[in-house]
């Protein structure tokens, strides 16, 4: 160069068909159980804000009443091909 699959919180990963985005695990704080620990339980774990509430899906666009899902153009990561 071409091709094809991907990019989603602090980390992994869904969200199947366009219809509440952060499910569900992990790590962390704090709390609780314990003589004390470890396990287990509970709440909390992207940003902005005192709150209510608004922002957030690599970036920019764009169709749509609505887009993480569709369409373009780029970037970045794999793996193939030359």
């Nucleotide at each position: 160069g071409g091709g094809c699959a991907g990019g989603u919180g602090g980390c992994g990963c869904a969200a199947c068909u366009g219809g509440c985005a952060g499910a569900c695990g992990c790590u962390u704080a704090c709390g609780g159980c314990u003589u004390a620990g470890a396990a287990c339980c509970g709440u909390a774990u992207g940003c902005c804000g005192c709150a209510a509430g608004g922002c957030u899906u690599g970036u920019g666009g764009g169709u749509u009443c609505g887009a993480g899902u569709c369409c373009c153009a780029c970037c970045c990561u794999g793996c193939c091909c030359a």

The RNA shown here (transfer RNA) has 82 nucleotides and comes from a Candidatus Brennerbacteria bacterium. NCBI's taxonomy places the organism under Bacteria, Bacteria candidate phyla, Candidatus Brenneribacteriota. It was read from a public genome assembly. It matches the Rfam family "tRNA". The family's RNA type in Rfam is transfer RNA. Rfam's curators write: Transfer RNA (tRNA) molecules are approximately 80 nucleotides in length.